[in-house]
RNA sequence: UAAAGAAAAAGUCAAACUUACUGAAAAGUAAGGGCGGAAUGCCACGGAUCUCCUCCCAGAUAGCCGGGCUGCCUCU
Numbered sequence: 001u002a003a004a005g006a007a008a009a010a011g012u013c014a015a016a017c018u019u020a021c022u023g024a025a026a027a028g029u030a031a032g033g034g035c036g037g038a039a040u041g042c043c044a045c046g047g048a049u050c051u052c053c054u055c056c057c058a059g060a061u062a063g064c065c066g067g068g069c070u071g072c073c074u075c076u
Stems, first nucleotide, its partner, number of pairs: 002076001004074002012037002017032006035063001041069003045066003048061004
């Protein structure tokens, strides 16, 4: 540098639920919690879903799929 992988080890993230706060809501943040994850790290670019709305606009989800960038471990 390239290919393959998630058995083990180290480290890491943290679903549901509970409490508090923010928000119109989806949802977010903090603490507890741990269902899971080999990118469940980052980016709303395409699709999808959700909230609001008559519609548009606007917003949310990176733990829905794809795409882009980067990265740990094992092995060849």